The RNA shown here (c-di-GMP-I riboswitch aptamer) has 90 nucleotides and comes from a Geobacteraceae bacterium. Of the family's consensus pairs, 88% are formed in the model. Its mean pLDDT, the model's own confidence on a scale to 100, is 76. Rfam family: c-di-GMP-I riboswitch aptamer. Rfam 15.1 lists 5,092 matches to the family in 1,772 species. From the family's description: GEMM was predicted in a large-scale screen for bacterial structured RNA regulatory elements. Its family is annotated with cyclic-di-GMP binding in the Gene Ontology. The organism belongs to Geobacteraceae, within Bacteria.

[in-house]
RNA sequence: UUUCCGAAACGGUAAACUUGCUAGAAAUUCCAAGGGCACAAAGCAGACGGACCCGUUAUCUGAAAAAUAACAGGUAGCCGAGCUACCGAA
Numbered sequence: 001u002u003u004c005c006g007a008a009a010c011g012g013u014a015a016a017c018u019u020g021c022u023a024g025a026a027a028u029u030c031c032a033a034g035g036g037c038a039c040a041a042a043g044c045a046g047a048c049g050g051a052c053c054c055g056u057u058a059u060c061u062g063a064a065a066a067a068u069a070a071c072a073g074g075u076a077g078c079c080g081a082g083c084u085a086c087c088g089a090a
Stems, first nucleotide, its partner, number of pairs: 002090003006087001012039002017034004023028001037077001043083002048080003051075003055071005
C1' cells in the first nucleotide's frame, strides 16, 4: 500500500422497555438516567436510487373507504450507492 470483516483484545455504539423531559397536528423527535436486542462501520454526511410511515391536495365515487398521483414532513438500527476509519489477519 492492497484485500478481508475475521479467531482474540482494548475500546465504541445502543433496539424494545422504564422514568423525567424538548419540539410537533401527526408520523416522529432532543436531552439525561436506567436497560442491553443487537451492530465490524449501528462512524460521517443527509438524500443520489429505492422502500416504509404521517399529513394535505387532486383524481376516482352519489358520498365515503380503498387505490393512484403530486407536494410537505419523517425513518438512516429498511436496502443500495458515496466518504473515512480502530485492532487483527493475509